[in-house]
A computed fold for a 70-nucleotide RNA from a soil metagenome, annotated as c-di-GMP-I-GGC riboswitch aptamer.
The RNAcentral record of the sequence draws on MGnify.
Of the family's consensus pairs, 95% are formed in the model.
């Protein structure tokens, strides 16, 4: 740098259960997709509660760290 091959991996929407005021998270099912759709909330962005403020999203963008094959 790339995803042609090989081994694999992850899992959108939706449904069920569960936690939370909520955004949303977790478990199971399920696959829209993903070459980091692994981790980090660092910057921005969006969202929630809202009095200060506190929180959510890494599969929103950027950045950092790490990783299979070639």
């Nucleotide at each position: 740098u790339g995803a042609a091959a090989a081994a694999g991996g992850c899992a959108a929407a939706c449904c069920c259960g569960u936690u939370g005021u909520g955004a949303a998270g977790c478990g199971g099912g399920g696959a829209c997709g993903c070459a980091a759709a692994g981790c980090c909330g660092u910057g921005g962005a969006u969202c929630u509660c809202a009095u200060c403020g506190a929180g959510a999203u890494c599969g929103c963008c950027a950045g950092g760290c790490u990783g299979c094959c070639a």